[in-house]
RNA sequence: CGGGGUGUGGCGCAGUUGGUAGCGCGCGCGGUUCGGGACUGCGAGGUCGUCCGUUCAAGUCGGAUCACCCCGA
Numbered sequence: 001c002g003g004g005g006u007g008u009g010g011c012g013c014a015g016u017u018g019g020u021a022g023c024g025c026g027c028g029c030g031g032u033u034c035g036g037g038a039c040u041g042c043g044a045g046g047u048c049g050u051c052c053g054u055u056c057a058a059g060u061c062g063g064a065u066c067a068c069c070c071c072g073a
Base pairs, nucleotide, nucleotide: 001072002071003070004069005068006067007066010025011024012023013022019056027043028042029041030040031039049065050064051063052062053061
């Protein structure tokens, strides 16, 4: 320098052909228990790496860019 992949709550991930962003673990407050664990009810937490564009509407499509990983030179 060229090519490819990944980037979504604290962590690990999902998100079909664009249509109000979910799951598990964890966290908070209860229930259960003598207490804890396990189980269980409710809840908080994400401008989807960043910017721009297309569209009535973008996590999803297009462009640029950043970080990390892989391959090549």